Model confidence (mean pLDDT): 81 of 100. The RNA shown here (Guanidine-I riboswitch aptamer) has 103 nucleotides and comes from Marinobacterium iners DSM 11526. It matches the Rfam family "Guanidine-I riboswitch aptamer". Gene Ontology term of the family: regulation of gene expression. Rfam describes the family as follows. This family represents a conserved RNA structure found upstream of the ykkC and yxkD genes in Bacillus subtilis and related genes in other bacteria. Of the family's consensus pairs, 100% are formed in the model.
[in-house]
RNA sequence: CCAAUAGUGCGCCAGGGUUCCGGCUGCACAGUUGCUGUGACUGGUCCGAGAGCACUCGAUCUUUCAGUGAGGGGUUGCACGAUAGGACAAAAGCCCGGCAGAU
Numbered sequence: 001c002c003a004a005u006a007g008u009g010c011g012c013c014a015g016g017g018u019u020c021c022g023g024c025u026g027c028a029c030a031g032u033u034g035c036u037g038u039g040a041c042u043g044g045u046c047c048g049a050g051a052g053c054a055c056u057c058g059a060u061c062u063u064u065c066a067g068u069g070a071g072g073g074g075u076u077g078c079a080c081g082a083u084a085g086g087a088c089a090a091a092a093g094c095c096c097g098g099c100a101g102a103u
Stems, first nucleotide, its partner, number of pairs: 007057001009055001011053002015047002020044002022041001023038002026035003058076008078098001080101001085095002
C1' cells in the first nucleotide's frame, strides 16, 4: 500500500411524528352521532438505532463422549461524527452512513 472478515434475526427502550383510535375546539343535530380543526394533546396503533439493552442463531478456539454426530467451556473487539437529500401519513439516533469530516 492492497485484499478479506469483523455477521443474521426477533423483542424492548431512548427517540419520533400524526395515517388510524382516543382527547380537545368549532359547527350541525339529539344519537350505537356526523363533519371540521388541532401533535407547543399525556396516551393506544405505527416508525425506531453501526456507535442502546437483552436473547437467539451463525462464526471461531478448546475440550468430552464416541463416530453421517451430540454436548461442555471461552471469544465475537473499538467506535467522535455533520449538512443536504430520501421513504412511508409524517418525522426521527430510520436510510444515505463505521459516508464526508475530525483525532